[in-house]
RNA sequence: GGGUUUGAUCCUGGCCCAGGACAAACGCUGGCGGCGUGCAUUGGUAUGCAAGUGGAACGAUUUAUCUUCGGAUAAAGAGUCGCGAACGGCUGAGUAACACGUAAGGACUUGCCCAUUAGUGGGGAAUAGCUCAUCGAAAGAUGAGGUAAUACCGCAUGUGGUGCUUUGCACCAAAGGGCUUAACUGCUCGCUAAUGGAGAGACUUGCGGCCUAUCAGCUUGUUGGUGAGGUAACGGCUCACCAAGGCUACGACGGGUAGGGGGCGUGAGAGCGUGUACCCCCAGAAUGGCACUGAGAUACGGGCCAUACACCUACGGGUGGCGCAACCGGGAAUCGUGCGCAAUGGACGAAAGUCUGACGCCGCGACGCCGCGUGAGGGAUGAAUGCCUUAGGGUUGUAAACCUCUUUUGACGCAAGAGAGAUCUUGUGUAGAAUAAGCACCGGCUAACUACGUGCCAGCAGCAGCGGUAAAACGUAGGGUGCAAGCGUUGUCCGGAUUUACUGGGCGUAAAGGGUUUGUAGGCGAUCUUGUAAGUUAUUUUUCAAAUACCAGGGCUUAACCUUGGGAAGGGAAGUAAUACUGCAAGAAUUGAAGUAUGUAGGGGCUACUGGAACUUAUCAUGUAGGGGUGAAAUCCGUUGAUAUGAUAAGGAACGUCGAGGGCGAAGGCGGGUAGCUGGGCAUAUCUUGACGCUGAAAAACGAAAGCUAGGGUAGCGAAAGGGAUUAGAGACCCCUGUAGUCCUAGCCGUAAACGAUGCUCGCUAGCCCCAUUUUUUUGUUUCGGAGGCAAAUUUAAAAUGCUUCGGGGAUAAAAAGAUGGGGCGUAAGCUAACGCGUGAAGCGAGCCGCCUGGGGAGUACGAGCGCAAGCUUAAAACUCAAAGGAAUUGACGGGGACCUGCACAACCAGUGGAGCAUGUGGUUUAAUUCGAGACGAACCGAAGAACCUUACCCGGGUUUGACAUCCCGAUGACCGUUAUAGAGAUAUAAUUUUCUUGCAUUAGUAAGACAUCGGUGACAGGUGCUGCAUGGCUAUCGUCAGCUCGUGCCGUGGGGUGUUCCCUUCAGUGGGGUAACGAGCGCAACCCCUGCCGUAUGUUAAAUAUUCAUACGGGACUACUUGCAUUUUGCAAGAGGAAGCGGGGACGACGUUAAGUCAGCAUGGCCCUUAUAUCCGGGGCUACACACAUGCUACAAUGGAGCCGACAAUGGGUUGCCAAGUGGUAACACGGAGCUAAUCCCAUCAAACGGCUUCUCAGUGGGGAUUGAGGGCUGCAACUCGCCCUCAUGAACGAGGAAUUGGUAGUAAUCGCGGAUCAGCCAAGCCGCGGUGAAUACGUUCUCAGGUCUUGUACACACCGCCCGUCAAGUCAACAAAGUUGGGGGCACCCGAACUCCGAUUGUAUCGGGGGAAGGUGAAUCUAGCGAUGGGGACUAAGUCGUAACAAGGUAUCCGUUCUGGAAGGAGCGGAUG
Repeated sequence: GGGUUUGAUCCUGGCCCAGGACAAACGCUGGCGGCGUGCAUUGGUAUGCAAGUGGAACGAUUUAUCUUCGGAUAAAGAGUCGCGAACGGCUGAGUAACACGUAAGGACUUGCCCAUUAGUGGGGAAUAGCUCAUCGAAAGAUGAGGUAAUACCGCAUGUGGUGCUUUGCACCAAAGGGCUUAACUGCUCGCUAAUGGAGAGACUUGCGGCCUAUCAGCUUGUUGGUGAGGUAACGGCUCACCAAGGCUACGACGGGUAGGGGGCGUGAGAGCGUGUACCCCCAGAAUGGCACUGAGAUACGGGCCAUACACCUACGGGUGGCGCAACCGGGAAUCGUGCGCAAUGGACGAAAGUCUGACGCCGCGACGCCGCGUGAGGGAUGAAUGCCUUAGGGUUGUAAACCUCUUUUGACGCAAGAGAGAUCUUGUGUAGAAUAAGCACCGGCUAACUACGUGCCAGCAGCAGCGGUAAAACGUAGGGUGCAAGCGUUGUCCGGAUUUACUGGGCGUAAAGGGUUUGUAGGCGAUCUUGUAAGUUAUUUUUCAAAUACCAGGGCUUAACCUUGGGAAGGGAAGUAAUACUGCAAGAAUUGAAGUAUGUAGGGGCUACUGGAACUUAUCAUGUAGGGGUGAAAUCCGUUGAUAUGAUAAGGAACGUCGAGGGCGAAGGCGGGUAGCUGGGCAUAUCUUGACGCUGAAAAACGAAAGCUAGGGUAGCGAAAGGGAUUAGAGACCCCUGUAGUCCUAGCCGUAAACGAUGCUCGCUAGCCCCAUUUUUUUGUUUCGGAGGCAAAUUUAAAAUGCUUCGGGGAUAAAAAGAUGGGGCGUAAGCUAACGCGUGAAGCGAGCCGCCUGGGGAGUACGAGCGCAAGCUUAAAACUCAAAGGAAUUGACGGGGACCUGCACAACCAGUGGAGCAUGUGGUUUAAUUCGAGACGAACCGAAGAACCUUACCCGGGUUUGACAUCCCGAUGACCGUUAUAGAGAUAUAAUUUUCUUGCAUUAGUAAGACAUCGGUGACAGGUGCUGCAUGGCUAUCGUCAGCUCGUGCCGUGGGGUGUUCCCUUCAGUGGGGUAACGAGCGCAACCCCUGCCGUAUGUUAAAUAUUCAUACGGGACUACUUGCAUUUUGCAAGAGGAAGCGGGGACGACGUUAAGUCAGCAUGGCCCUUAUAUCCGGGGCUACACACAUGCUACAAUGGAGCCGACAAUGGGUUGCCAAGUGGUAACACGGAGCUAAUCCCAUCAAACGGCUUCUCAGUGGGGAUUGAGGGCUGCAACUCGCCCUCAUGAACGAGGAAUUGGUAGUAAUCGCGGAUCAGCCAAGCCGCGGUGAAUACGUUCUCAGGUCUUGUACACACCGCCCGUCAAGUCAACAAAGUUGGGGGCACCCGAACUCCGAUUGUAUCGGGGGAAGGUGAAUCUAGCGAUGGGGACUAAGUCGUAACAAGGUAUCCGUUCUGGAAGGAGCGGAUG
């Protein structure tokens, strides 16, 4: 960066992908070279090799050579002795530790090496080898004898060292060999004592690096001291005594996991992951323990003991430990029993040299990285093949063929060089394009597309997802894309993932603020001054091994690879300097904070006392039949007197009005009144202290309701329980009762939607309004007392009274300003995914705490703590899904709301549903009853005509290039028609009849062509066979409903919105007004047709005229006029005039919905059949019949039936036809033939209902006509299955139709007849038209149905026929509990106790005693893992059962806590939230 939650959107959030890497493995494939790399898993090992060396330390033996026979030289194996074997090599089990890394330190040791100083004199006793003997299977052992040394032991010396009681005393060494010299000697390798160095090792300390608190306390040599022992050395390292310490929330102790580092992978970095190969350190050597030797080991290829395993055995006893190869086994998986010490390095040696599976090489493996090659240039007829195809072509594809050229690699040679060799390198030659390409993918992410096969099958899949007959997603092919000697897959790590967020996230509603407060540790902290320099900054020194990484070079032809040089960043340590900030120390001040004094408001808390209303009960009284309760009822109470009313008494609980988004409190919460005790807030003060502060793990206190314990109390209410209803059921909602409880006292519990779903504190950032409390100021009113003045009365004075002035106090009202607290608006900025927040922030900042990291499993299990219990707190995993979620948008839906419309309801008329018949459908039947249509929107529908035909179905008989089309070949000149025979017919046979044009010839004929028929061949025909869910076209439907959209602009992150909403109005998104919209389109309306009025022109029929009539063209109506209403206008209502005020009817059907209907009307893709699913013929069937449904006809009668008489239409049709007059027949009809190609003739007197007269008289009738019998007529090859009509006879049901339901608002319903299409005829009572007669009713929109607009809620979007919850039943899976059972780990106690060690004893070196001590055994606990009958829940699984809890007011609003209860979702009580 992308994919994936949605119809779409934004956000949150997880899952997945694209990159890089690997000690890899697997699949397919495989040419070469270079450099690297190769048992990650379980163990056990045959065989060979991996550590020896020194004769210049030593003696002897054997062999060989030489010999002067004395011996010498050389070699070999064994032994003594020295050095080495503690290195090198392998592995990562253990170890969470001074193990490692880094930086320091002081109390140490050190063989070989280097430097320096001083020495190296003189003696002694043994022993292996060897010889002899003995035991033993062996391994080996024992005894006797004898021998050497650089082996061992004294003595001397003491440069020097060590110790002590320090002028000093004591103790401590040594080894010789070789060469050389005539010899003294000389050289050299050694040896001894000591000092210093280098390198190595040991020890101590700071700091650093895993998980877990569902491990919170650990510790007795433990922490320290004194003394002793021990060590190379410090030290509880060990012991004795003394003290009681030591560690821990900065995580002790416990558990799990793990070798550590340099580095390596990834990443922009910070980080995260990792520790293979190479280097450093550590640890281990079958398992456990132990020491010896030594400079160094508690020793991989040494020893002792125990244990396990394996081998040998003469059964007595012995032996062993994979380093390199190799083998068995394990595993997804990891190589040769190779060559050489030539190089590098190591051991020994004076050296030569010996040894070296370290190492150097080779071999095997595409295991990795890097390089090279599989040819290069030309070459179009764009060959062939393959694949596709619209049949033209395209593609494979310059690819090939073919021509020219080259020779890396490979093959065959030659020469030179290097190398221990194997072999390699270089040069050169020959032939020859020769010897060399695969793998994965191709729907999206993601580069790359077609065909066939398959048909939710087989299969694919990293994610979302493909596959149910047209699959670019499966399989194959062609083609393409990517990488390439490899390519894919799997696994793991980093990245993407800002998805643990230090860099760099969040917490109103998505996951997430603790229920609240106090407060410990911790974190953070206001102003000024001085000091210090811990943090900080700068600089210097040193260090962080090498390799790696980076930069610049160099060497292999290049690269990988190797190599030289360089340096930064960063970390640690030390020094010096600076002092802004932080820290620390000291001082000062007051604004933060606290206090004091005086006031002040308040349902703040606790305790005691007390009041009235209501209620219930009891008693008395009045009074009589009901009361109560509900949607309606019932249970219930009441004639033993209820309800109602009055009086009195008792009791308990709660406190009306005031009362208010008003007050107080940290939260929970707090409401009658009075008193007492008491907490907090606020205001004022030139008062006091002087940063005393903020926050706050752990902790403590408080904490609604429910619930628990004990004791009281109990009026009302009221889980549970009982009863009545409702219901399919009703464990509910409703009703009647009613126990715990609700109340009080004492004590527990500790949870709530404990919510503002918003932690606490501080500062900053425009406003407006309100409330409570309070302070100050101003103004006004009133009052108190003071001082002064005036007035009147009184004889005067005083006092008092009245008026007034001044300043002061109190009360009260208003205004303004300030403070504290509470609340509202919604704005600027800002923030937010949006909603929204917005000085009470969710804005801008600071400090501290709590919490989150996908959904489910699960706030569950286990563990722990608390609790009487209920339970609470803390708190996982396996498994499972690709989502879960937030906000907002558009729809749809709601037993949400508002408005409106419609023959939708209502009103009225006539019906259907009942009867008989007709027709269609289902079902059934059948050989077949061909097919389709199925709520509205199938059912007198396709079908405007099923006896044959139609016809698609069934039975039987035939045909196969076909009944029909085109092409090719051959034959004939016919075929057809007519006749005959056979046959049910199709068909077959026979007879008869019989073409055209042109050329040559023109006699016979012949050739070519056309046409026709027959025969043949294959291409093909044919199919009413399938798919209407592959399609076109057409149609139905919502609905003739008023809607559906677009451009530009504006708003919004976006989906979208606006416009189209709002107010009026209309049949109408019709019009008007307003308006961030302005316009436009498809629809509406109009334009078209018929009809109603008028006019003009023309007029065939019948001679004329007039009206009508017909045809054509015009006019007329536009709500134009008046009034009223509303006004602002559209408009509505009434009226006048007018034939007619949107006049009536038709055609016309927006975007879309129903995968609606039709492959059988037609067309058509694909599939299927091809002597049959094609085609022809005869017969049958589509007409069956217990039954059910739909649509009609005729009726049930008197508004009628029957008979007679009388009157008035319109639309139409007619030459294969309509058929007149006339005649016959009761009639159907027949004969007949005039007229008519139609305003002329005919159907057709053109009607019937209607009118008049007569009759019937309420009955199954003279209503009704079904059914049946007989006789006729017509059509047609043919009326049996299966036609219509006429006459006579017969004369069924039916007496107005249950639940339910249909049509109709005016020339409509109802009623009456007429015509036409199809058609030989007709099952038509159907359909389409025509006219005649001609009503009733509409208060109104509550309800039903359908539709439209706006709004609201939503967990719906295949959209309520939606979604969705729980039990039960079935299957699968993983965890949990569980009687128990099987292992494992580490401790404790006791027993026994090897090797070894310490102490003591001892006859002194052989033992004894005691202490410790591995393994083993026993016991009681503990931790952990596996299994486990059974049990409870969980998850998952196309179509199981029961209900319907949630989403809409989800039909009882939902949810939270708690209690009770029920098959289940759930219900009910109490308190709480609004989501």
Background:
A computed fold for a 1475-nucleotide RNA from a marine sediment metagenome, annotated as small-subunit ribosomal RNA. Model confidence (mean pLDDT): 82 of 100. The sequence is in RNAcentral, with records from SILVA.